Annotation:
Predicted 3D model of a 96-nucleotide RNA (Glycine riboswitch aptamer) from Leucobacter soli. The model forms 89% of the base pairs in the Rfam consensus. It was read from a public genome assembly, where an Rfam model found it. NCBI's taxonomy places the organism under Bacteria, Bacillati, Actinomycetota, Micrococcales, Leucobacter.

RNA sequence: CAGGGCGACUCUGGAAAGCAGCGGGCUCGCCCGCUCACCGAAGGUGCAAGGGCAUACGCCGCCCGAAUCUCUCAGGUCACGUACAGAGCGGGGAGG
Repeated sequence: CAGGGCGACUCUGGAAAGCAGCGGGCUCGCCCGCUCACCGAAGGUGCAAGGGCAUACGCCGCCCGAAUCUCUCAGGUCACGUACAGAGCGGGGAGG
């Protein structure tokens, strides 16, 4: 000088699934607990290819290892919000 990847905040876009049953509370809007049924896009779990360790070689074993996949712990099934995307605005700093 310039300032990528990364990350905070703001705006915009943005799904899915219960008009459930029972009981209690209540300011009668709703809230809490239990039961069953569901969703996957807060977060989280698991794993392939590949790599590493070990070994005379090979096998076995152990470790690392992605997701919108998977599980459904958590969260959710009106709405809010949500991964992700676009833009804005700061931070930070690779590089020269």